The RNA shown here (small-subunit ribosomal RNA) has 1462 nucleotides and comes from an uncultured bacterium. Its mean pLDDT, the model's own confidence on a scale to 100, is 84.
RNA sequence: UCAGGAUUAACGCUGGCGGCGUGCAUAACACAUUCAAGUCGAACGGAGUUGGUGCUUCGGUAUCAACUUAGUGGCGGACGGGUGAGUAACGCGUGAGCAACCUGCCUCUUAUAUCGGAACAACACAGGGAAACUUGUGCUAAUGCCGAAUAACACAUCUGCUUUGCAUGUGGCGGAUGUCAAAGUGAUUUAGCGAUAAGAGAUGGGCUCGCGUCUGAUUAGGUAGUUGGUGAGGUAACGGCUCACCAAGGCGACGAUCAGUAGCCGGUCUGAGAGGAUGAACGGCCACAUUGGGACUGAGAUACGGCCCAGACUCCUACGGGAGGCAGCAGUGGGGAAUAUUGGGCAAUGGGGGAAACCCUGACCCAGCAACGCCGCGUGAAGGAAGAAGGCCCUCGGGUUGUAAACUUCUUUUACCAGGGACGAAGAACGUGACGGUACCUGGAGAAAAAGCCACGGCCAACUACGUGCCAGCAGCCGCGGUAAUACGUAGGGGGCAAGCGUUAUCCGGAUUUACUGGGUGUAAAGGGAGCGUAGACGGUGAAGCAAGUCUGAAGUGAAAUACCCGGGCUCAACCUGGGAACUGCUUUGGAAACUGUUUUACUAGAGUGCUGGAGAGGCAAGCGGAAUUCCUAGUGUAGCGGUGAAAUGCGUAGAUAUUAGGAGGAACACCAGUGGCGAAGGCGGCUUGCUGGACAGUAACUGACGUUGAGGCUCGAAAGCGUGGGGAGCAAACAGGAUUAGAUACCCUGGUAGUCCACGCCGUAAACGAUGAAUACUAGGUGUUGGUGAGCAAAGCUCAUCGGUGCCGUCGCAAACGCAGUAAGUAUUCCACCUGGGGAGUACGUUCGCAAGAAUGAAACUCAAAGGAAUUGACGGGGACCCGCACAAGCGGUGGAGCAUGUGGUUUAAUUCGAAGCAACGCGAAGAACCUUACCAAGUCUUGACAUCCCUCUGACCGGUACGUAACGGUACCUUCCCUUCGGGGCAGAGGUGACAGGUGGUGCAUGGUUGUCGUCAGCUCGUGUCGUGAGAUGUUGGGUUAAGUCCCGCAACGAGCGCAACCCCUAUCCUUAGUAGCCAGCAGUUCGGCUGGGCACUCUGAGGAGACUGCCAGGGAUAACCUGGAGGAAGGUGGGGAUGACGUCAAAUCAUCAUGCCCCUUAUGACUUGGGCUACACACGUGCUACAAUGGCGUAAACAAAGAGAAGCGAAGCCGCGAGGCCGAGCGAAUCCCAAAAAUAACGUCUCAGUUCGGAUUGUAGUCUGCAACUCGACUACAUGAAGCUGGAAUCGCUAGUAAUCGCGGAUCAGAAUGCCGCGGUGAAUACGUUCCCGGGUCUUGUACACACCGCCCGUCACACCAUGGGAGUCGGAAAUGCCCGAAGCCAGUGACCCAACUGAAAAGAGGGAGCUGUCGAAGGCAGGUCUGAUAACUGGGGUGAAGUCGUAACAAGGUAACC
Repeated sequence: UCAGGAUUAACGCUGGCGGCGUGCAUAACACAUUCAAGUCGAACGGAGUUGGUGCUUCGGUAUCAACUUAGUGGCGGACGGGUGAGUAACGCGUGAGCAACCUGCCUCUUAUAUCGGAACAACACAGGGAAACUUGUGCUAAUGCCGAAUAACACAUCUGCUUUGCAUGUGGCGGAUGUCAAAGUGAUUUAGCGAUAAGAGAUGGGCUCGCGUCUGAUUAGGUAGUUGGUGAGGUAACGGCUCACCAAGGCGACGAUCAGUAGCCGGUCUGAGAGGAUGAACGGCCACAUUGGGACUGAGAUACGGCCCAGACUCCUACGGGAGGCAGCAGUGGGGAAUAUUGGGCAAUGGGGGAAACCCUGACCCAGCAACGCCGCGUGAAGGAAGAAGGCCCUCGGGUUGUAAACUUCUUUUACCAGGGACGAAGAACGUGACGGUACCUGGAGAAAAAGCCACGGCCAACUACGUGCCAGCAGCCGCGGUAAUACGUAGGGGGCAAGCGUUAUCCGGAUUUACUGGGUGUAAAGGGAGCGUAGACGGUGAAGCAAGUCUGAAGUGAAAUACCCGGGCUCAACCUGGGAACUGCUUUGGAAACUGUUUUACUAGAGUGCUGGAGAGGCAAGCGGAAUUCCUAGUGUAGCGGUGAAAUGCGUAGAUAUUAGGAGGAACACCAGUGGCGAAGGCGGCUUGCUGGACAGUAACUGACGUUGAGGCUCGAAAGCGUGGGGAGCAAACAGGAUUAGAUACCCUGGUAGUCCACGCCGUAAACGAUGAAUACUAGGUGUUGGUGAGCAAAGCUCAUCGGUGCCGUCGCAAACGCAGUAAGUAUUCCACCUGGGGAGUACGUUCGCAAGAAUGAAACUCAAAGGAAUUGACGGGGACCCGCACAAGCGGUGGAGCAUGUGGUUUAAUUCGAAGCAACGCGAAGAACCUUACCAAGUCUUGACAUCCCUCUGACCGGUACGUAACGGUACCUUCCCUUCGGGGCAGAGGUGACAGGUGGUGCAUGGUUGUCGUCAGCUCGUGUCGUGAGAUGUUGGGUUAAGUCCCGCAACGAGCGCAACCCCUAUCCUUAGUAGCCAGCAGUUCGGCUGGGCACUCUGAGGAGACUGCCAGGGAUAACCUGGAGGAAGGUGGGGAUGACGUCAAAUCAUCAUGCCCCUUAUGACUUGGGCUACACACGUGCUACAAUGGCGUAAACAAAGAGAAGCGAAGCCGCGAGGCCGAGCGAAUCCCAAAAAUAACGUCUCAGUUCGGAUUGUAGUCUGCAACUCGACUACAUGAAGCUGGAAUCGCUAGUAAUCGCGGAUCAGAAUGCCGCGGUGAAUACGUUCCCGGGUCUUGUACACACCGCCCGUCACACCAUGGGAGUCGGAAAUGCCCGAAGCCAGUGACCCAACUGAAAAGAGGGAGCUGUCGAAGGCAGGUCUGAUAACUGGGGUGAAGUCGUAACAAGGUAACC
């Protein structure tokens, strides 16, 4: 990180049907329009319409009935419906309480309804206004209003008896006094519906309390009506609810206050559960209704579709004023990724009104839209192999799609058409259906109309091709893509799900990754630096009581719905529904008493006290001491001293250092001294004295749990640092100088100030470490050391036992491992502290502390997919140990200097073809470029092609020869010229044609095979079984010896085995046997004197086959081994010498140009042919060589001795010619016969005599020879002439250990010709190795590691650039909640009320009572003010992070080159 589940979802692609649900999460943003709360005429008066009747002057009028209704009046508009802004609250949940309360309509019960009065709407008239609306006058009814009567079991006051409560109080029965009622309407006047008083119930509310209810302490103090009391007011009711007075309280680390966020719950999602997240729909509660404030009415509101005021906004206006509030249902704009119809009906359920009929009801029931979710169904079924066509792949054979299709037979769900047609309607009948002609049933036609989406590298089921080429793109994580991509895009195929499938977002899970269940802290993150101690938490033994926790029984409650179980209904399911259980909770109550708690009592094992004793660098203060350094004085003494890797600065002839004597001063205390002692830690070290703390042992007299831990708090606390005052010998930051260095602000040296020391006061941190908190108990042993005590013994001592401290080893156990292991990191208990990926960062801001330095507390944005621990295997180290090698050393000879040859680089060029690149490219591919080769360049040509196969047509040849022509190839003409036959034809060859194809030294050695180099002929590399380890791995293979060797021996949790080593193979060194021709010749014979001949095979030699060497023998060493040293014998001695032989692997080492080959590319050319040119260029640089520089030599003369090879288009003798290269002629030889062929150095004689020479031979001139079609570019050789550089080579560097180096010549391959190269051969023939310190390479063991692309590794910081987030910032602009003051609307309350007034009293005056008005307290909005908190923004500035190839250094990792770190 993913796989699971879920969602009011959205987006992309796709879309057949039905059922049941769900549908503004954002702007509590603004709203056009309709509708959403009315009803009652059986409360009232009037008005109107229609109809009837009576009268009539026919205008009307009176009356009756029905209907309609503006107004008065009643009930309802406090329900229903919406939303979640506010609210962290008794708001919600749960459980209690009210002896402190209310309750319209409803139910039950008791009782009552008597007599009056005055008004106001409507209406009429008259006004005002644009409108909304409103004013005046007059008339009038009531179930409207008012007065009187009557009335109590009501209320108030006083009071008697009695009941009950924890208390204030309260229930019941009485007495006295006082106060309060009413309404009518309505049938056929018997109903019914109402009214009044009272009691009870039910329902609904109000208030109070226990418990529970998010985050932040970088919010720690908050509060003035605040907390309480007395009294009063107010309320339905208690209450600081309000007021007056009094007191000073009340809340808070069990988190008050403040800030942020949030409606709460039943439930929902997830989870094994515990939990975590959530609060859509449905249900309960709360809050709100444009924002804020206010009351009125009423049973109930501080009232969504009522009122008043203030603010904002919108609309109307005649500018004077008015109107409005969709968070009701629809709908509109806006916002947004995003959420529906301005539908039908009151048929059902429910609500309001009404006696009822009935009216109203966007509640509700339905329909519409949306795959938004869940559930169900379908898109056909059976047969069908020529395994069709097409597609894709292909090794071209085939495979796959695939029984899939076609085709045959069958069926018809759904959709479509037609016919029929409900339940839902309601308990006698009739009537009543929006949905709806719907569900459902029947019939009809026809496989007909109906499949997509995602993924296919691993996690994760499913693979191939093509395209692309670090591009385009993918990606949840790891990661994929740079020419063969199962990872991108497309196709085919297969996989998954399916009317859906994917993606995104969010939640839970996985995550035991916050751990209650269920984690940790030695080294991974994490033990506080240490102690004392408060609150708190936990706590020894016995007994008794209580019953808070605990356990158990019962009761109440835990709404319904949801979830679960058993059933039922829609065809099933989703969905709906009956019953049960459950709701793990709270409350009340009866009981139990083991444990916890609490009270009392007792005990001594924990803890403490007393007494006795010894040990100790425990602390503080005072005094004393000697050694040493430095300085001063004096003496002796002379040129240096000092310092370093080496030096210099410095000191010294003004006398240092050295030395002697005396003195001064400060600091530290050698030896003893010890993983010894003491202390809580930091820490403590000369000696003496004084004061003082603690631990330990012994004893058992005393107290009687007094204990443990310890948040806050207090105290102590190395070094450095700070303040004040002293002191200052040595040392020594800073600083200065000298060195080192590329630099050297360092390491080293010479000086040197703070400081180090003392007193007093701060600081409060360290890798303050055992990286290990404190306490208690338990759990094998062994061995030291230190302090004490006891016992025993043969006593300078030893042994045993025991208590305390301090080390090591180790069993069990623990642990990731390392390790810990009675001093636990074991087993348990208690308490405290701390951790939760790395970086940012112990940083910023805030706060506290500090004189400062700074300390403590302590984030976020952003960024990464790691960071980290322990161990393993390697590799590496300027780590260690051991060993080997021409590795060094010891020697000999070279290279590097010269000339030339050759190869390479570079440059040049039309081209200078290509490859090889440290060792391990460079006399390499190339064992041989004049043409050819040849691949390169220029020019000229060809196009099925120079080369291969197939097909068609023609010809009979092809080959060869001659001529012409061309720069040449190509071309033209002529001559010559086939075979077999069954007579059909066939073979072969040539020419022409078509297309398949040929062809490519074109690319990729990083796609490959094969081959090769290299470490390295180094001694290593592995396996099986076993054992050890969680594992990677280890063991074996390490160790002790030994060897050339992992060679061998011994030991060992290993025992065996394989590939390597060695041996087996070849050459060579000795001998034997055998065979002697072309080889040889001892002896014999001949001889032309030549092994020439006869003869012989003894010898040399040649070929074949054997023998021989094995540490076999002896001595010594060693471990009685392996083996080593020496010796004998032997041709050879310890692998005799040389060769072939190259383990597992490393270097993406080399080669696509030897060859082969995948893929890509070219196809009238990147193929093929031809001529000429180039590969041979030339300022220069490098490698490898040759020749030299000379006398150990050059030259001349004459003379001697090899081996190994080659030879027919060949080697070529002798002879002759030429100075010579060579030529002519040509014997012999396919070779132990002939030839190349002369070996040279060497030795002898002669000459040269140290010179740029008689050295050296480059270069050049002339003349030639040879090969070849052809020597101009561009061959070799010869003769004559010319006669350059060079006199032994700087730094550096190479080879070689014996027949080797050095030196001398000879041969061969390639080849027409062309070696100083290469491969071989022999001749002559040395020097040196003490040794392993050092350089290089390698092997084994070990150690460190931050490396693993493996030190050519890794990696740090500044600077420069780009981007990002963030801190500070003169300030600027907002927001929020408070505080103080001002203003003070509406309104309640209070006061006043000269003005006004129907009901009652009064004869009247007047009174009672009420009102307007005015005033006051409170009071919203508003204004002012200073602060608090918070957001945005800002010149500039600080650090931080990120970024393929920037700069400077090299700090860290190895002893990281000065050990690192704090």